[in-house]
Context: one part of a larger RNA
RNA sequence: CACCGCCCGUCAAAGCACCCGAGUGGGGUCCGGAUGAGGCCGCCUUCCGGCGGUCGAAUCUGGGCUCCGCAAGGGGGCUUAAGUCGUAACAAGGUAGCCGUAGGGGAAUCUGCGGCUGGAUCACCUCCA
Numbered sequence: 001c002a003c004c005g006c007c008c009g010u011c012a013a014a015g016c017a018c019c020c021g022a023g024u025g026g027g028g029u030c031c032g033g034a035u036g037a038g039g040c041c042g043c044c045u046u047c048c049g050g051c052g053g054u055c056g057a058a059u060c061u062g063g064g065c066u067c068c069g070c071a072a073g074g075g076g077g078c079u080u081a082a083g084u085c086g087u088a089a090c091a092a093g094g095u096a097g098c099c100g101u102a103g104g105g106g107a108a109u110c111u112g113c114g115g116c117u118g119g120a121u122c123a124c125c126u127c128c129a
Stems, first nucleotide, its partner, number of pairs: 003093001005090001008086002011083001013080004018075003023070013038055007096117009
């Protein structure tokens, strides 16, 4: 390269990282239940041993908290010369724009209400040159 400009969002394609996540695998820790080796104490017993109390390994099992992994599926984000639909914004951008809010819509957005000027144009007033 200057309006034959710039530019927005949906959709489509590819890549990247992330978030949520039914479910699933495991670790840590705490609380409880069942069974209960064995130790200690007491009593009984001629012995084997028995009974009671207490501590309690190990196994099974219920639950709380927490951490890690995998993951159906879902969600937006970023990036990528020449894809699709429109044209929202930039000039008064062809309905001024923007902010808040409510509702609507393939999408950019549209409409209502309130607010702002960071609005062009026209008219009037004041001030300055």
Small-subunit ribosomal RNA, 3' minor domain from Natronobacterium texcoconense, 129 nucleotides, folded computationally.
RNAcentral holds the full RNA, with entries from ENA and SILVA.
Its Rfam family is "Archaeal small subunit ribosomal RNA". The family is grouped with related families in Rfam's "SSU clan".